[in-house]
């Protein structure tokens, strides 16, 4: 230095133009002999980062960071 992927609650991860979901995890209540299993409710993320298209961007453009492959 040139190519491809992939950055979304603590973790995994979905969501391919209409103002963000799951699981597991953590916080409450119940429930129990009980701290576990279960039942229910709740809290958490403005989606790496800037600009651009758009009536409206996690979604589609470009760039810059971050990771990971390959090329050289």
């Nucleotide at each position: 230095g040139g190519g491809c992927a992939c950055g979304u609650g603590g973790u995994u991860c979905a969501g391919u133009g209409g103002u963000a979901g799951a699981a597991c995890g953590c916080u409450g209540u119940c429930c129990u002999g009980a701290u576990a299993a279960g039942a229910c409710a709740g809290a958490g993320g403005u989606c790496g980062g800037a600009a651009g298209u758009u009536c409206g961007a996690u979604u589609c453009u470009u760039c810059c960071c971050g990771u990971g492959c390959c090329c050289a």
Molecule: transfer RNA
Organism: Pseudomonadota bacterium